[in-house]
RNA sequence: AGAGUUUGAUCCUGGCUCAGGACGAACGCUGGCGGCGUGCUUAACACAUGCAAGUCAAGGAGAACGGAUCCUUCGGGAUACUAUUAAACUGGCGAACGGGUGAGUAACACGUAGGCAACCUGCCUUGGAGAUUGGGAUAACCCCGGGAAACCGGGACUAAUACCAAAUAAUGCAGCGGAUCCUUCGGGAUAUGUUGUUAAAGUGGGCUUCGGCUCACACUUCAAGAUGGGCCUGCGUCCGAUUAGCUUGUUGGUGAGGUAAUGGCUCACCAAGGCGAUGAUCGGUAGCUGGUCUGAGAGGAUGAUCAGCCACACUGGGAUUGAGAUACGGCCCAGACUCCUACGGGAGGCAGCAGUGGGGAAUUUUGCGCAAUGGACGAAAGUCUGACGCAGCAACGCCGCGUGAUCGAUGAAGCUUCUAGGAGUGUAAAGAUCUGUCGUGAGGGAAGAAAAAUCUGGAUGUAAAUAAUGUUCAGACGUGACGGUACCUCACAAGAAAGCACCGGCUAACUUCGUGCCAGCAGCCGCGGUAAUACGAGGGGUGCUAGCGUUGUCCGGAAUUACUGGGCGUAAAGGGUUCGUAGGCGUCUUGCCAAGUUGAUCGUUACAGCCACCGGCUUAACCGGUGAUCUGCGAUCAAAACUGGCGAGAUAGAAUAUGUGAGGGGAAUGUGGAAUUCCUGGUGUAGCGGUGAAAUGCGUAGAUAUAGGAAGGAACACCAGUGGCGAAGGCGGCACUCUGGACCAAUACUGACACUGAGGUGCGAAAGCGUGGGGAGCAAACAGGAUUAGAUACCCUGGUAGUCCACGCUGUAAACGAUGUCUACUAGCCGUCGGGGGGCUUAGUGCCUUUAGUGGCGCAGCUAACGCGUUAAGUAGACCGCCUGGGGAGUACGGCCGCAAGGUUAAAACUCAAAUGAAUUGACGGGGGCCCGCACAAGCGGUGGAGCAUGUGGUUUAAUUCGACGCAACGCGAAGAACCUUACCUGGCCUUGACAUGCAGAGAACUUUCCAGAGAUGGAUUGGUGCCUUCGGGAACUCUGACACAGGUGCUGCAUGGCCGUCGUCAGCUCGUGUCGUGAGAUGUUGGGUUAAGUCCCGUAACGAGCGCAACCCCUAUCCUUAGUUGCUAGCAGGUAAUGCUGAGAACUCUAAGGAGACUGCCGGUGACAAACCGGAGGAAGGUGGGGACGACGUCAAGUCAUCAUGGCCCUUACGGCCAGGGCUACACACGUGCUACAAUGGUGCGUACAGAGGGCUGCAAACCCGCGAGGGGGAGCUAAUCUCACAAAACGCAUCGUAGUCCGGAUCGGAGUCUGCAACUCGACUCCAUGAAGUCGGAAUCGCUAGUAAUCGCGAAUCAGAAUGUCGCGGUGAAUACGUUCCCGGGCCUUGUACACACCGCCCGUCACACCAUGGGAGUGGAUUGCACCAGAAGUAGUUAGUCUAACUGUUUACAGAGGACGGUUACCACGGUGUGAUUCAUGACUGGGGUAAAGUCGUAACAAGGUAGCC
Repeated sequence: AGAGUUUGAUCCUGGCUCAGGACGAACGCUGGCGGCGUGCUUAACACAUGCAAGUCAAGGAGAACGGAUCCUUCGGGAUACUAUUAAACUGGCGAACGGGUGAGUAACACGUAGGCAACCUGCCUUGGAGAUUGGGAUAACCCCGGGAAACCGGGACUAAUACCAAAUAAUGCAGCGGAUCCUUCGGGAUAUGUUGUUAAAGUGGGCUUCGGCUCACACUUCAAGAUGGGCCUGCGUCCGAUUAGCUUGUUGGUGAGGUAAUGGCUCACCAAGGCGAUGAUCGGUAGCUGGUCUGAGAGGAUGAUCAGCCACACUGGGAUUGAGAUACGGCCCAGACUCCUACGGGAGGCAGCAGUGGGGAAUUUUGCGCAAUGGACGAAAGUCUGACGCAGCAACGCCGCGUGAUCGAUGAAGCUUCUAGGAGUGUAAAGAUCUGUCGUGAGGGAAGAAAAAUCUGGAUGUAAAUAAUGUUCAGACGUGACGGUACCUCACAAGAAAGCACCGGCUAACUUCGUGCCAGCAGCCGCGGUAAUACGAGGGGUGCUAGCGUUGUCCGGAAUUACUGGGCGUAAAGGGUUCGUAGGCGUCUUGCCAAGUUGAUCGUUACAGCCACCGGCUUAACCGGUGAUCUGCGAUCAAAACUGGCGAGAUAGAAUAUGUGAGGGGAAUGUGGAAUUCCUGGUGUAGCGGUGAAAUGCGUAGAUAUAGGAAGGAACACCAGUGGCGAAGGCGGCACUCUGGACCAAUACUGACACUGAGGUGCGAAAGCGUGGGGAGCAAACAGGAUUAGAUACCCUGGUAGUCCACGCUGUAAACGAUGUCUACUAGCCGUCGGGGGGCUUAGUGCCUUUAGUGGCGCAGCUAACGCGUUAAGUAGACCGCCUGGGGAGUACGGCCGCAAGGUUAAAACUCAAAUGAAUUGACGGGGGCCCGCACAAGCGGUGGAGCAUGUGGUUUAAUUCGACGCAACGCGAAGAACCUUACCUGGCCUUGACAUGCAGAGAACUUUCCAGAGAUGGAUUGGUGCCUUCGGGAACUCUGACACAGGUGCUGCAUGGCCGUCGUCAGCUCGUGUCGUGAGAUGUUGGGUUAAGUCCCGUAACGAGCGCAACCCCUAUCCUUAGUUGCUAGCAGGUAAUGCUGAGAACUCUAAGGAGACUGCCGGUGACAAACCGGAGGAAGGUGGGGACGACGUCAAGUCAUCAUGGCCCUUACGGCCAGGGCUACACACGUGCUACAAUGGUGCGUACAGAGGGCUGCAAACCCGCGAGGGGGAGCUAAUCUCACAAAACGCAUCGUAGUCCGGAUCGGAGUCUGCAACUCGACUCCAUGAAGUCGGAAUCGCUAGUAAUCGCGAAUCAGAAUGUCGCGGUGAAUACGUUCCCGGGCCUUGUACACACCGCCCGUCACACCAUGGGAGUGGAUUGCACCAGAAGUAGUUAGUCUAACUGUUUACAGAGGACGGUUACCACGGUGUGAUUCAUGACUGGGGUAAAGUCGUAACAAGGUAGCC
């Protein structure tokens, strides 16, 4: 410090996720030791048991249990001791501290800084003064009584540092005075005069002349200090406005009461105030802080342990005591709960320490000790102390240590992997040597952790004192829970001591097997459908390590709430617009002030913590010391630039006055013509109207059309213009009236009056609503007609609201420049509208200039890009509004507004990992432009109808083997299924196998004959001993045996190689360098021409190059050279019935080798002086002459595992192998491809002529003979330019047929044969005789072909024993047509749109049906909280009191009275409770609404292309 994830790829926006740190944690697996910490986050739920607050005998009275002795009526009693005792009681102090918890509390509760001149303070410290004289009670104890108990009542006795009275007393307190000083002007401080009033308690030690003195501790009073508290104030302190108004003791005053004290704290009276958008009130949540975690910081989150403050103590209320409480282990009352009970009554409060139940994912021992620190009491010893110190439990956290070290290669075994060689685990182990942390045992270690008190001695204070006592020093005495612990030494012995997670990317670390969208994984992206580095296991590796992972939470990364540090044209986001309140912000000069601001000094910012240094535990964690920090607040002093305040001026901002011109600015009234419609009467006749085409509709009752008249409503052609005006919405005939604003020019005047603007307020298109008018045209709804599968639409004919006017309402729009308003600055160029100035002038309102608008381009700059660019989206400033992933949703609920429709404000649950913007490359479009192709058109001939052949589907079958399926499967694999082939079926057989290699044994191999069987096969039988040799044996072959293995046309063409089809012989596909762009990419390759062509030329930020095109290759068309047999024969010679037959020839044809030739080379024209095109000449051939081979980058997971090869899987007496028979040849039917025809351009008969290219020894076969023929016999010749297949047929000549189901056509069937072959039944071809079907040119639709082509005619070959109408070749005869590119199909280039990228066979919307989830409404129902009104009124306090009782004091009439008090009664306040009525909130609810998610459901096709009616608001 970043990374992954939206896309085919890119940049941005934007969310989600990860890597880091932390934790009072929990869970899973694992676990050796020690140190230091930490440990109910949930039920402030309920609690058994024990302990947690007592102490004082030096304040007082008093004397138990016990044992001992004695007595005894055996019940017990007495005595002394224990005893300066225990327990209880009176009294003092403490119990208000310490300890726990965080329920409540949004508050002066807390934090911080101040104030109290408005206060209190026990114990403690300092100083002054004092402590006198008396009195009456009471508990305990004893006796009696009640009660189950708790406990209570009565009687009698007694003491005090308990209680009371009196004395004394001021510098106390209160009243009244004047004086000095201070002051916030209220008062206060100090000293002082006077009047009144208010205290006390002893105990112990020492000494004593017994009177007292003195010391210590207690006691009283006064003053002060310290400590602790109380009250007040400034500032800070969570969320919600879907909480906007709250308040009557409320706000203030006067007076009184009350308090320690101020104060409506309380009361009486008076006034009507007080708080609030700077967020009152209300609701929700929460103890606050130092700090802690994180972060670079600013911040964010948090408030365990430790420390400070607050609050609480079962829930609510209340007071008492006291210095202090409204009191955790006190009291009273009410309530809930629990317990005891004799049913009459009582008792209790672990949020103290342990512990229990419960809740929960989850949190410890009913331990030891007061040795230390601290606290209470005490003079002290001491007692108490679950505070505290320790131990126990828990890897809960942090820190440290260990589980060994050094050698050790046959690189052991095992395991894993493998190309089978090897490699890995791995110096790892084994083995050898060594050490001894830890462990076990033993010994040491009374280590350190402690002083006080007491005693003795010294010094010193008080004192008369050497008693006593205080302080201090020294010595003595002597105390340890932890614990026989830390630590040290010795012995033993590598022994007891390693796991967890991960290994697709992020993210370090890879392989094998199993599984087969299953099981499973997953933080995000995602993995798994037979070769999974992603699941599970093994091996190996990586990371951390007594831990490791997971889960949860917080911060970070996240600049993803942006103060530091973000945005708003199109990604989420500018309010529809004006005016304007609060607020914010604001020109120039000058003076003063000093609030902000800045500096300096001071105080505070507790301790701990963090940080730096030093030190102590062996180190560290941990602990101690010193320092720094604590950014804040306060006080004082200073400065005066800036902001601010006050004062005085200025004129550049702003406003006003005067003047000219422009304008669909607004309101109201009137008026005009064109057009539509209706009405009227004419003319006129059969249609009109409407559409893609029609129909509905109108019309013979006279329409449409036409010309005249009249009516009525609405809108204003041309002018008209990215022209004008207005804040926006918006505004258009003309005239008049009223009226708003802006601009310009020049002067004058005011003197900052400015800008923005939360709330507020006015305006605000269309539609809509209300009332009343109006209504020509248009036109939702509606009706009809069409279209359509449907058509509740698009189209047509009608048509009502509405559109218009007046007055109200509504308040929204894609209200858009998707761009808030204002101000300033920052290159230009070209238009246009309004106004002003200038000179020149050709007289055109031409040129120059200025200002206010309104447009186009463009520099810098900005922007993700597109784009913006003085009219900013640039550079800055002021103010407002708004945004924070997509969906749910601008929805629900609530509020406000509205007559309603609805508007405005505005969530959550749930769900997804994306949604979006701009640009790029493709693909696509019922987008556009250009171009090509037998693509259409123009022609010729077919297919589709018939019969047959052949292939396919389907059906059938035991099997009808398998594959191929749009073009690009279907006379295809198959260049040839009777057996074989053959892969299929039935049946019979074999199991190391029909075939390969290796091992062992036997045997030559091989062969003859017979039997059984359908055959495979089985049995019997005959002949035969070979070859090489180093004599050991070996090689080939056959048989037998066992095991490795063979074998598979079994599966996967979606695991593959190879081969091949197709787009397409289409003209394309790319690269290097450079340049442009953030980038994907672009450029080049686009443009202008041209071509069959990315062919060539020109232009050009491109310049070059490659694969394709073309050419080079083959055949063919012309000529030449060479050669001359088997081919040829002109001339010469010979010969024949005839023939190159023979001699001979090398001219010709031909054969087969090599050359020539054609290149837009030449001429003319067009074109840009180009490329090229058009025409011509010459030429056998002319513009690639014709044909072939040749197929770029790639597409279709195209085809083939059945040609072959091959990974993986599967079968192994069978899915392998052999044999016989059957099947692949089936047949209602459908389709493809062909053949033959339907006839006269023909059929038939006779005659005559002319090819090319091929084949031939398991062969082609001649002559000749036989047969009507297929063919048979025969066998010359030929291994082929020699022989042969082999007569070419159409054509031509003659004859016949005469338009008919025929002398056309030949299917089908009967009979007889031939040939091949072991064998023609299923199931061959051919021949002859006989038979003679359909068919008379073929519907919709559809195919081929542009010249030696189509059409037509025959010939040959491969395969093959035989079996072509198929396939591949060959020649013969030999046409027609092309105006042209509108349309159909396919393709190429450019451009455009896109929500597509699996790429239109794409994407995608809504209803309905099923399932699940959360949520709104809902008659209601049940809880919780709370407001108001009323009832009620415990305990308590205060007031009052006619009743009852009454020791201290007073009086006297003396057993009475008074003062005072207690109880009781009553009044006020008030908790619980009750009634009524509201509000808020939670849960639930038949039914219901929409929403979301889901597998391949249903119906349509709304959107994305002009999405087929442009889309959207």
This is a predicted structure of a 1513-nucleotide RNA (small-subunit ribosomal RNA) from an uncultured bacterium.
Model confidence (mean pLDDT): 82 of 100.
Rfam family: Bacterial small subunit ribosomal RNA.